[in-house]
RNA sequence: AACCGACAAAGGCGACCUGUCCGUGAGGACAGCAAGCAACGCCCCCGGGCCUGUACCGCAGGUGGCCGGGCUACCGAA
Numbered sequence: 001a002a003c004c005g006a007c008a009a010a011g012g013c014g015a016c017c018u019g020u021c022c023g024u025g026a027g028g029a030c031a032g033c034a035a036g037c038a039a040c041g042c043c044c045c046c047g048g049g050c051c052u053g054u055a056c057c058g059c060a061g062g063u064g065g066c067c068g069g070g071c072u073a074c075c076g077a078a
Stems, first nucleotide, its partner, number of pairs: 004076002012037002017032006041071003046068003049063006
């Protein structure tokens, strides 16, 4: 340094559900909760999938917590 990932330590994120708000919608923001996550950090203007709207061979949008890939990163047992 790369890989790897423990009944380790420190810290981090926050599903479902509920409430308020935003959006035609998929869905999003915030608060509570705590199922999970070693990239569950970022990129959907890298590729594919799924979803929504529409004037439907198209266009616009959502999902990075669907996957591959790219970039970045804490710790250090085997």